The RNA shown here (c-di-GMP-I-GGC riboswitch aptamer) has 85 nucleotides and comes from a Gammaproteobacteria bacterium.
Of the family's consensus pairs, 91% are formed in the model.
Taxonomically the source falls in Gammaproteobacteria (Bacteria, Pseudomonadati, Pseudomonadota).
[in-house]
């Protein structure tokens, strides 16, 4: 250091419900565990997710991220333990 134990402390925390912000995605707070050896942090690439606002058709519909998702995928920092290998 690589690596990841039927190991030892122990961490986080899906779905759902509820509060609360937001146009919404989806975010925090509380309950709650599907699950994770980074499920710790960061939007640099990329996938997907929304369309307030723009903008193009016309009364509705498509576009479009500067919104978002780190629990999508790569990357880039930083972290506990030490049996095999």
């Nucleotide at each position: 250091a690589a690596c990841g134990a039927a190991a030892a402390g122990g961490g986080c925390a899906a779905a759902c419900c509820u509060g609360u912000c937001g146009a919404a995605a989806g975010a925090c707070g509380g309950g709650g565990a599907c699950g994770c050896a980074a499920a710790g942090c960061c939007a640099c690439c990329g996938a997907u997710c929304u369309a307030a606002g723009g903008g193009a058709g016309g009364a509705c519909u498509c576009c479009u991220a500067c919104g978002a998702u780190g629990g999508c995928g790569g990357g880039g920092c930083u972290g506990c333990c030490g049996g095999a290998u």